[in-house]
Molecule: Glycine riboswitch aptamer
Organism: Caulobacteraceae bacterium
RNA sequence: UCGACUCUCGCGGGAGAGAUCGGGAUUCGUCCCGGAGCCGAAGGCGCAACCGCCCCGGAAACGCUCAGGCAAAAGGACCGCGGAGGCUGA
Repeated sequence: UCGACUCUCGCGGGAGAGAUCGGGAUUCGUCCCGGAGCCGAAGGCGCAACCGCCCCGGAAACGCUCAGGCAAAAGGACCGCGGAGGCUGA
C1' cells in the first nucleotide's frame, strides 16, 4: 500500500399483516384494560442441510410467535457507499 473477515458511526435503499371490536382516560396527539384475528425481517427459542470434526464448536431469509409488529411516522433483518477501530493475508 492492497485484500478478506469483524465491530462501530454517517448516508441511501429496505417487506409483510386490522387507522379492528368493546370499555375507560385524554392535553384530541394518543394512552390504558379486555376480546377474538393477522404478520414474520429487531431480539429470543427450535430443527440442522452444511462447515469443521476425537470431542467441544459454528450454522438459514426454514419452523415457533415468547417478545415485537398490523394507516403515516418511527422501528426494521439485510444490501450498497463512505469514515474510524480490531484482526488477518500478500